[in-house]
RNA sequence: UUAUUGAGCGGGAAUGGAAUCUCCCUAAAACGCCAUCGGCUGAUGACUCCUACUGCGCA
Repeated sequence: UUAUUGAGCGGGAAUGGAAUCUCCCUAAAACGCCAUCGGCUGAUGACUCCUACUGCGCA
C1' cells in the first nucleotide's frame, strides 16, 4: 500500500416531517414506470399522525 474477515459508528428503502415495525448496505445500499413524440402513479418498504398537492360532497 492492497486484499479479506470481524466489530463498531452510522447510512439507505423514486417528492416533506415524526413514532413503531420490517428489510437492505459497510462504501455500498438508494436514485419509479411506460415510451417514438411524450405520458402515468405515489408524500409510507408497512402502519398511524401532521404538512403540501389532487378529486368529490356539505356549510
Description: A computed fold for a 59-nucleotide RNA from an Alphaproteobacteria bacterium, annotated as Fluoride riboswitch aptamer (crcB RNA motif). The sequence was found by an Rfam model in a public genome assembly. Model confidence (mean pLDDT): 80 of 100. Its Rfam family is "Fluoride riboswitch aptamer (crcB RNA motif)". Its family is annotated with positive regulation of gene expression and response to fluoride in the Gene Ontology.